[in-house]
This record gives sequence, structure tokens and C1' cells, in this order.
RNA sequence: UUGGCUGGCUGGGCAGUCGCCGCUUACUUCGGUAGGGGGAGGAAAGUCCGGACUUCGCAGGGUAAAGUGCCAGGUAACGCCUGGGGAGCGAAAGCUCACGGCAAGUGCAGCAGAAAAUAUACCGCCGAUGGCGUUUGUGAAAACGGACGAACAGGUAAGGUUGAAAUGGUGCGGUAAGAGCGCACCGCGCUUAUGGCAACAUAAGUGGCAUGGUAAACCCCACUUGAAGUAAGACCAAAUAGGGAUCCUACAGGUGUGACCCGCACUGGAUCCGGGUAGGUUGCUUGAGCUUUGUGGCGACGCAAAGCCUAGAAGAAUGACUGUCCCAGACAGAAUCCGGCUUACAGGCCAGCCAAAUUU
RNA sequence: AGGGGUGUCGCCAAGCGGUAAGGCAACGGGUUUUGAUCCCGUCAUUCGUAGGUUCAAAUCCUGCCACCCCUG
Repeated sequence: UUGGCUGGCUGGGCAGUCGCCGCUUACUUCGGUAGGGGGAGGAAAGUCCGGACUUCGCAGGGUAAAGUGCCAGGUAACGCCUGGGGAGCGAAAGCUCACGGCAAGUGCAGCAGAAAAUAUACCGCCGAUGGCGUUUGUGAAAACGGACGAACAGGUAAGGUUGAAAUGGUGCGGUAAGAGCGCACCGCGCUUAUGGCAACAUAAGUGGCAUGGUAAACCCCACUUGAAGUAAGACCAAAUAGGGAUCCUACAGGUGUGACCCGCACUGGAUCCGGGUAGGUUGCUUGAGCUUUGUGGCGACGCAAAGCCUAGAAGAAUGACUGUCCCAGACAGAAUCCGGCUUACAGGCCAGCCAAAUUU
Repeated sequence: AGGGGUGUCGCCAAGCGGUAAGGCAACGGGUUUUGAUCCCGUCAUUCGUAGGUUCAAAUCCUGCCACCCCUG
């Protein structure tokens, strides 16, 4: 210098004028006026997870359902984050992973192929062994033996063919031909030892292969989960009055506990007619908060001290115009609040690392 | 604000692991003097989109996009 990887920051600046929404101070003729100070984001989004908070006759037992799934840690909690292990990709920095179990059970695998799961045998190879045929030796014969042949029984799975996948792989020995049949190495399982908190790794021994794939198929194992949501709820105030009709029911039924059963709590219930109604305040932003410094930890993060207050509406505000500068400004607008994840995002800046080339 | 569902040809739709039925429409041909009817044939490179699991995905899983419905 070029190319790449990782982490973080920023998201037009300045000045002026006129507005909008809260807070606060002073004055007030209670209508307002004047001054001061504050006013969207890294995602406010999607609403995908986890909590806080609140209510539900406190959530107790069982079944079901849903979710998560290597290990350790962090955290209020998590399906998030950090570190580590294993697997895959990359030359490397580094990136990705729903990463428990198919040697518990059940199921599934079209077409092709001999065979798709208790393996089997189409082509092929062999035919040692038994039988058959030809020939030959010994023998009087019966019989016994040798050689050759066919491929009848049979053996085999090395090789071929199909497929995404074919019952461990390579080599040597062995054999009639072959085969974990034997051996060496590799793979796999089991046992032991060592290291590590653990996942796991390494080494030795051992089994000769039994145990093909699929659990984002049912399922099994372990762990977790009560439900609803700020229009939750709380307070003030009004109303639900007094009535009428019909039906059902007598210790069972109904209602609630928002999957079901048990349990628990409350209680007569349902329909119609008629009568009657009004909203306001709060919840609401001081919080698992932010900044700086110190400190523990590889890190996520924790601890301590000091300082700071930083939107809170209910037609719902944060805008418009002018000037000027530049690289001409992306995605996008809070509605109970936090922690994450995911998705969208023009441009700019910083730090660290990897590779190649060049120069000194 | 909260919750639920659906996307398959131009339209209506079937298919929920084994390579996308059917109807209408459209197009081409035949029949007819011509038209309608009728008959024959053609019509999904990508199942909303991007990934993943699997030998194999419209189908199973995850993230986005669009639309519809419900409660208040």
C1' cells in the first nucleotide's frame, strides 16, 4: 500500500425568527402574562423470548400441553451473554452449529436395484467335500485308487450392476474360491489409568464389528412453566334502585379458580319486560437508572466512592422558515417500564488482528 | 394495546415428506356457411420470501413480508 476479519463510536454542524408539550419561579383582574430550564432511538420497529409491577377465594396434587437440550460461569431472569469442549468451513485472522438419546420401543425410506434392514444372492467366482459322467491303474470279480470333465447338491460375497445410503476401511497372509478367518494400522464400542470442577482429551488393555440413516418422525430421558395483562389495577363520585312475568332446582346443582380431573372458595340460578348511568384522579416515570474514578475477574459481569435527574401525552407535543458551511445527511417517531434477540440502516470515524507485495 | 389465522396458475382450489389433482378463464386445432355448444390438445423453471433439517420439502423448523379476523 492492497485485500480480508473482529470489536466499538457516530447518525449533519452553526446562527436567527415563529410555534407545540410538560416542569418550575414571580405577578395576576384567575382569563393569563413574564422569566428560567427540559423535550425520541440505536433500533423508539417486529412483539419473538425473559422479568418487574398488578389482579385473579395464594397457584396444593395428578394428567395433559408447551418450551429448552455439550460443559462451566454471569444475571432479577432468559431460549440472552461470556469462557471452554466437540464438529464443520477457511491459507490465516476468524466464522458457523436445534450439539441429549435410533447398542428402550414403534414407524418411515418413492424410483432404481439381487437385496433398503432378523439382510439377501441377479451376474460372477469356486466346486475343496458329497454325488454324476469319461478314461485309466490294481484285481478273477466285488471293490479300492488316480486323472479329466460338466456344474447337480453345495460354498462364497473378493469383483460387477442400482442408489442419497449396501452390514467397518486399507494392506499382507490365508483359501478350492472367499470371508475379521488371522495379523498390522485406522475407525468404532467397552474397561482401566492420567489430566481437567466438568464437557472432554490422552495413553494402555480388550472386543473382533454386534451397533447403517432419520428424533426440525412418534417417542424416551433431564430440566422449566398457574393464568391474565397498565384499557392490569387503586382511590373519589354517580348508577346497578324499587318492581313485574316465565322456567329450572333442593344438598344437589350452579359460578369462580381461563386445558382437564381432584381439591378449594362463594352461592339459588337462567331468560324477558321495565327503570337508570358521568366521569375524574392515579398507576406515569428515581430506575435491576446514567456518568466518572478506583478495584476483583481471561471475560460476560460484580463491588465501592463521588456526582447527576435526563419526555410523560390522552387529538396525543418535540415542528416550520431563513441564512451559512460541508462529503448534501440513511433507517426511521416513545404510549407501563426494564434486560435481550431479530429485522431495517446512506455516509463517516477509531482500535486490534491476519495475508500478500514493496521500501528502509 | 393484546390475541388468532391465511398465502399453491389470471380466478376458485386439492395435495401435508416421494417430485403439484381438478374446475373456470386463456391460447391453438377440429366440428359449423358463421357464432355459441361440443370434442382434442397446451398452460405452475421459483407453492409469499430468505435460510436450515432430510437422500428427498408446497408439506417439518426458524426469521422476515403481505393480507384477513377477533377482544377492548
This is a predicted complex of two RNAs, RNase P RNA and transfer RNA, with 432 nucleotides together. Model confidence (mean pLDDT): 75 of 100. It holds a member of the Rfam family "Bacterial RNase P class A". It is annotated as a ribozyme.